[in-house]
Context: one part of a larger RNA
Molecule: small-subunit ribosomal RNA, 3' major domain
Organism: wastewater metagenome
RNA sequence: UGACGGGGGCCCGCACAAGCGGUGGAGUAUGUGGUUUAAUUCGACGCUACGCGCAGAACCUUACCAGGCCUUGACAUGGGAAGUGUGGGCUCCGGAAACGGAGUCCUUCAUUUAGUUGGCUUCCACACAGGUGCUGCAUGGCUGUCGUCAGCUCGUGUCGUGAGAUGUUGGGUUAAGUCCCGCAACGAGCGCAACCCUCAUCUUCAGUUGCUACCAGGUUAUGCUGGGCACUCUGAAGAAACUGCCGGUGACAAGCCGGAGGAAGGCGGGGAUGACGUCAAGUCCUCAUGGCCCUUACGGCCUGGGCUACACACGUACUACAAUGGUGGUGACAGUGGGAAGCCAAAGCGCAAGCUGGAGCGAACCCCCAAAAGCCACCUCAGUUCAGAUUGCACUCUGCAACUCGAGUGCAUGAAGUUGGAAUCGCUAGUAAUCGCAGAUCAGCACGCUGCGGUGAAUACGUUCCCGGGCCUUGUACA
Numbered sequence: 001u002g003a004c005g006g007g008g009g010c011c012c013g014c015a016c017a018a019g020c021g022g023u024g025g026a027g028u029a030u031g032u033g034g035u036u037u038a039a040u041u042c043g044a045c046g047c048u049a050c051g052c053g054c055a056g057a058a059c060c061u062u063a064c065c066a067g068g069c070c071u072u073g074a075c076a077u078g079g080g081a082a083g084u085g086u087g088g089g090c091u092c093c094g095g096a097a098a099c100g101g102a103g104u105c106c107u108u109c110a111u112u113u114a115g116u117u118g119g120c121u122u123c124c125a126c127a128c129a130g131g132u133g134c135u136g137c138a139u140g141g142c143u144g145u146c147g148u149c150a151g152c153u154c155g156u157g158u159c160g161u162g163a164g165a166u167g168u169u170g171g172g173u174u175a176a177g178u179c180c181c182g183c184a185a186c187g188a189g190c191g192c193a194a195c196c197c198u199c200a201u202c203u204u205c206a207g208u209u210g211c212u213a214c215c216a217g218g219u220u221a222u223g224c225u226g227g228g229c230a231c232u233c234u235g236a237a238g239a240a241a242c243u244g245c246c247g248g249u250g251a252c253a254a255g256c257c258g259g260a261g262g263a264a265g266g267c268g269g270g271g272a273u274g275a276c277g278u279c280a281a282g283u284c285c286u287c288a289u290g291g292c293c294c295u296u297a298c299g300g301c302c303u304g305g306g307c308u309a310c311a312c313a314c315g316u317a318c319u320a321c322a323a324u325g326g327u328g329g330u331g332a333c334a335g336u337g338g339g340a341a342g343c344c345a346a347a348g349c350g351c352a353a354g355c356u357g358g359a360g361c362g363a364a365c366c367c368c369c370a371a372a373a374g375c376c377a378c379c380u381c382a383g384u385u386c387a388g389a390u391u392g393c394a395c396u397c398u399g400c401a402a403c404u405c406g407a408g409u410g411c412a413u414g415a416a417g418u419u420g421g422a423a424u425c426g427c428u429a430g431u432a433a434u435c436g437c438a439g440a441u442c443a444g445c446a447c448g449c450u451g452c453g454g455u456g457a458a459u460a461c462g463u464u465c466c467c468g469g470g471c472c473u474u475g476u477a478c479a
Stems, first nucleotide, its partner, number of pairs: 001479002003476003007473007015463002019427005026319008034310002042053002064305007073128001077127002079124006087106008109118002130294002133292003139288002141283003144279001146277001151190006157166003170181003196271004201239007210229002214227004242265001245259005321420001325379006337368003342361002347356003386417001391412007433455007
């Protein structure tokens, strides 16, 4: 100087408390451990691994296993020789395919006088290619975490033999090393804040594909049509909030408390933004890369299998255990997004998944496109008209192909489960809870993820205690 303390003081944070809803019990989904296996590819392991890499394993992916094949190689550059523009389709034979063999059709160069040269194919030998092989404790880059915590430093000066100190401590204040005052310090940098995006109010400009107050036409009805751009909205530019004003308080300060006006008030809500560093944290399987290792194989191609196994254990979710409910009927209202090898309307068929159909739309134009809520009726507390696992049968769709191993539909079947031990998690407002919708990935497959809107609470006395953190101080046999 730090670090640590079941030392002290001050102060924060859904840290506790006050509340609301969960997890832990059940079934299922998913990840992991373990076990099994020819293989169940690899990585990630307290917080900071475990719906994580994987924004989607039937083949492919795929790195794993078995078997069948290739050896200058699937890919790059260079040399020699031969052939030839080149590229593509089809048929047959062997084969699981890769591959090997045979045939056929279409298409068919540039340059030079010419050889040549460029391009392509085959062959030869070698330099080499190739490696998701090892080392994240050799590395770059990227990322997590403490933590959006308020800290981390420097120049000059001063003090100290020196390590260092001072500044950065102190009195107030703040979300903040934020600001004020004081002070052997005076300044400065990286952080904080602001500048950026978005939401909330208004104005101006613009007015179609959006809107419809007013005028007119038309309809069973509808901005449907002609005007119109006022309103809504869209999207560009501005305005607006600054403790600016008033009162109180404070040290005449910074500020704090209350009030007015205002769409918004003291950081207005949300986002992006992550200092010096810590954990030899994570990643050599995104990529890059040193070293080491393999080179008829640890490289390459293919078929099939595996990553989907199952006595069990854990994490994360979904669905429930019901009456604030279930079923049937009726029935109103979004927003974000996406759409051409696409989104798919009307209409028809089917109990349904779906099929037929073909209008419109490269989309403020057309399509995907709501649910819970509300109203009426039944059920009356039961393993039930709760719950839906499991299994059987019959189908639908995608795809070369759903056996291992897809999703969906109908009928039948109707398991556990009656609110969950110790323990433990999230959340302070348009939040929790609850309801659906969209998108990425994607042929198909979502209870996951990322977004979007609908309905919409309770509670916070307080900081003694638990956890994490900041500042000052104290002790130390620790560095």